About this RNA:
Glycine riboswitch aptamer from Azonexus sp., 100 nucleotides, folded computationally. It was read from a public genome assembly, where an Rfam model found it. NCBI's taxonomy places the organism under Bacteria, Pseudomonadati, Betaproteobacteria, Rhodocyclales, Azonexus. The model forms 85% of the base pairs in the Rfam consensus.
[in-house]
This record gives sequence, C1' cells and structure tokens, in this order.
RNA sequence: UGCCGUUCCGUGGGAGAGCGCAGCCGGGUAAGGAUCCGGACUGACGCCGAAGGCGCAAAUCCACCCGAAAACGCUCAGGCAAAAGGACCGCGGAAUCUGA
Repeated sequence: UGCCGUUCCGUGGGAGAGCGCAGCCGGGUAAGGAUCCGGACUGACGCCGAAGGCGCAAAUCCACCCGAAAACGCUCAGGCAAAAGGACCGCGGAAUCUGA
C1' cells in the first nucleotide's frame, strides 16, 4: 500500500399473515345493564416466515465409513393495523487478510 473475500459501524430500501373472538382490567355513568374506546394481560382457534434455531439432496472428495447448502422444508422461537423488528440489496467508512 492492499483488488476479491470476511467482520463491524452509519445510512437508504425492504415482504408475508386475524388492527379477529372470548375473558379480565381501566375509562365515560349515582348505581346496574347495554354499548363504545384502550391494554407490553390471559386463553383457544386461524394464519405468516426474510431475526434466531432445527432438518435434508446430488455432484465432487473418498478403500470404506463419516461429513456438508439455501431465498427449500419445519414452524420451537418470532410475527399477523401503526411502531418496533426484518433475511437480503445499494452507498459510505473502519478492521482483518493472500500478496507486492
């Protein structure tokens, strides 16, 4: 000094699926009932998959055995208005690295 690669930081973009139901709590009321609104609450059911997690093939390697991927599958977790999160992609910066 340092392309590619890897990691980190900042920034922009970023999908899908009940803003459902019941209970409970709170608010409006003198009280009760009904109704309406709200809740990082509880329960059951229905769904989504692009945090994370788990699972699998062939080629190749190989005496044999074993081993091994994902934006695929499973949905434990997470999520189903907004917000938050979000694989992945773009841009900028930093670190590390074969080498010169």